[in-house]
RNA sequence: GCGCCGGCCCUCCGCGACGGAAAGCCGUGAACCCCGCCAGGCCCGGAAGGGAGCAACGGUAGCGGUGAUGCCGGGUGCCGGAGUCAGCUGGCGCGGA
Numbered sequence: 001g002c003g004c005c006g007g008c009c010c011u012c013c014g015c016g017a018c019g020g021a022a023a024g025c026c027g028u029g030a031a032c033c034c035c036g037c038c039a040g041g042c043c044c045g046g047a048a049g050g051g052a053g054c055a056a057c058g059g060u061a062g063c064g065g066u067g068a069u070g071c072c073g074g075g076u077g078c079c080g081g082a083g084u085c086a087g088c089u090g091g092c093g094c095g096g097a
Stems, first nucleotide, its partner, number of pairs: 001094008010083005015077002018073003024066005034059003042051003
């Protein structure tokens, strides 16, 4: 120097671990007082009528669950498979000075 076989690195696939999430649906939900509609009661009025507005009821932000045995992600793994020789490295063989 060349050849063969392997390891690392690298690439891809699989598997695992970890992390993440929408609509919709369910629950909860304004002790730092949100919105709608407001029985009763209250206020104004001679009346007709009007006003503010608690509870109940219906909702909003927020929060939890589900959606999630699926999907997505990468400075993920003493994991499995395939590829690769540009680089590093181990073994064996051959050759040259």
A computed fold for a 97-nucleotide RNA from Hydrocarboniphaga daqingensis, annotated as Bacterial small signal recognition particle RNA. Its Rfam family is "Bacterial small signal recognition particle RNA". It is annotated as a non-coding RNA gene. Taxonomically the source falls in Hydrocarboniphaga (Bacteria, Pseudomonadati, Pseudomonadota, Nevskiaceae).